[in-house]
Small-subunit ribosomal RNA, central domain from an uncultured bacterium, 350 nucleotides, folded computationally. The RNAcentral record of the full RNA draws on Greengenes. The prediction has a mean pLDDT of 88.
Context: one part of a larger RNA
RNA sequence: CUGGGCGUAAAGAGCGCGCAGGUGGUUUGAUAAGUCACUCGUGAAAGUUUUUGGCUUAACCAGGAAGGGUCGAGUGAUACUGUUGGACUUGAGGUUGGGAGAGGAGUGUGGAAUUCCCGGUGUAGUGGUGAAAUGCGUAGAUAUCGGGAGGAACACCAGUGGCGAAGGCGGCACUUUGGCCCACACCUGACGCUGAGGCGCGAAGGCUGGGGGAGCGAACGGGAUUAGAUACCCCGGUAGUCCCAGCAGUAAACGAUGGACACUAGGUGUCGUGGGUGUUGACCCCUGCGGUGCCCAAGCUAACGCAUUAAGUGUCCCGCCUGGGGAGUACGGCCGCAAGGCUAAAACUC
Numbered sequence: 001c002u003g004g005g006c007g008u009a010a011a012g013a014g015c016g017c018g019c020a021g022g023u024g025g026u027u028u029g030a031u032a033a034g035u036c037a038c039u040c041g042u043g044a045a046a047g048u049u050u051u052u053g054g055c056u057u058a059a060c061c062a063g064g065a066a067g068g069g070u071c072g073a074g075u076g077a078u079a080c081u082g083u084u085g086g087a088c089u090u091g092a093g094g095u096u097g098g099g100a101g102a103g104g105a106g107u108g109u110g111g112a113a114u115u116c117c118c119g120g121u122g123u124a125g126u127g128g129u130g131a132a133a134u135g136c137g138u139a140g141a142u143a144u145c146g147g148g149a150g151g152a153a154c155a156c157c158a159g160u161g162g163c164g165a166a167g168g169c170g171g172c173a174c175u176u177u178g179g180c181c182c183a184c185a186c187c188u189g190a191c192g193c194u195g196a197g198g199c200g201c202g203a204a205g206g207c208u209g210g211g212g213g214a215g216c217g218a219a220c221g222g223g224a225u226u227a228g229a230u231a232c233c234c235c236g237g238u239a240g241u242c243c244c245a246g247c248a249g250u251a252a253a254c255g256a257u258g259g260a261c262a263c264u265a266g267g268u269g270u271c272g273u274g275g276g277u278g279u280u281g282a283c284c285c286c287u288g289c290g291g292u293g294c295c296c297a298a299g300c301u302a303a304c305g306c307a308u309u310a311a312g313u314g315u316c317c318c319g320c321c322u323g324g325g326g327a328g329u330a331c332g333g334c335c336g337c338a339a340g341g342c343u344a345a346a347a348c349u350c
Stems, first nucleotide, its partner, number of pairs: 004321003007304002012318001014201004021194003025088007033081002035077007042069001048066007091191001092188003096183004103177007110154001115149007125136002162169002206247006215241002220236004258317006266295011278283001299306002323350003332343004
C1' cells in the first nucleotide's frame, strides 16, 4: 500500500433486444478539464504531535514549532485519461460467390399402428396378473378377412449428429422468413462491449371463449394386495393432452458454470466448409477457419474436478450472496379472471 466470494458449501437473473449509465483499437495536431510541479492565499482559538518553561511532581497551565485540505488563485508540464480536428484498418458492419441445418410461420399431403362402425368366416371363451378378480363375451366376443370413420404421433434413417438466444425443434412437399459458416480482402471507417430501468420471447401444468376427442389419462368408480392401502398392480374413466384466439410467466428454465475480448502444451473423434498431395474408391494423407465430444500438461481448486468450449492468466460491464429455522412467508405495493406471480421483512428460536 492492497483486501471476500457465486460448478457441487449462501450466491449467475430462464433467455434475448436495448435507452440512460459504465467502458473502449492504431496514429497525429490542438486544448489543458482530470493529473503532476512550483508560488501565493486561506485552513480562527482550543485540541493533537513535539520542544522549552511554570506550579515540590503529575494532572493542569503558558510560550515556540510541526502537522492538518476532493480548498481557492496564479504560473508552468503534457506521459496517461478527457474534449476537439485530421488520418488509419486489425475491432465491428457491409458487397460478391458458395454452403450445411428437426431454426420459425403458414398451407397441403402420406403410410404404419391403436380405437370405433358395417359386413363375411367362425365358436366359447377372452382379457389381465406374482397369483387373481372386477371387465368383455352365446344379444356371438377374442381370433381372422374385406370395407369405412376419426384423432393423435411420425418406426427405420438417428448419431455424446444438426439448428436455435433460451424455452425448444424430427414423415413428405410447397410458400414465406430469421440466424450461422466458408472463400475473396472490394466498400464504410471504431460505427464496438456491457447494460440499472424498460420491452419482447419463454417447457409442462393451469385459466377464459369456441372447436375437436383415437390413444393415453389427474380426479372419480370398481377389482386385488394389505393389519390398514385414501398407494404401488389390474378393469373402467372425466378434465386434460390436440386446434384457433387470448391470459398466465413459473421449472433440477442445469453446463446447477452471466456476457464480450485477448493470451496460455498436446493427443484423439465428429459435423460444416476452403486449400494442397496421392490417386480416382462411398477414399486416404497434410493443412486453414468455424462448431461439437472425449483424454490429458502447466496452472487453478477445500476436494471432487476444470483444463484453448477453463473452474487457467488478465481487462470491461451487469446480476447475485453474507449462519440454520421462522420464510421465499406476513404486511404493503405492482401484475393476474382466478390459481397465483414479482418485490420482500420482523418477533421468536437454535